[in-house]
Molecule: c-di-GMP-I riboswitch aptamer
Organism: Sporomusa sphaeroides DSM 2875
RNA sequence: AAGAAUAAUGGGCAAACCUUCUUAAAGGAAGGGACGCAAAGCCGUGGGUCUAAGGAUGAGUUACAUCUAUGAUUGCCAGGUUGCAUUA
Numbered sequence: 001a002a003g004a005a006u007a008a009u010g011g012g013c014a015a016a017c018c019u020u021c022u023u024a025a026a027g028g029a030a031g032g033g034a035c036g037c038a039a040a041g042c043c044g045u046g047g048g049u050c051u052a053a054g055g056a057u058g059a060g061u062u063a064c065a066u067c068u069a070u071g072a073u074u075g076c077c078a079g080g081u082u083g084c085a086u087u088a
Stems, first nucleotide, its partner, number of pairs: 006088002012037002017032006035075001041081003045078003048073003054068005
């Protein structure tokens, strides 16, 4: 000097919930708020999960059911990638 683990210091992010906006929905954004997180930074690459506008099929009279991501989830798991402490 670099790397790994643990503990500190300085900090960082922000679950549920509430309000507003947006979306067909799942979900997302902003503000508040903290359950937690050493990558709870980033990437939808693999798997899982969620939704079903559109499409397909069935049914048939006020309109339902099933299947299907091209949609979503990185705070589901993995993978890739980039990082903080310069103290012990």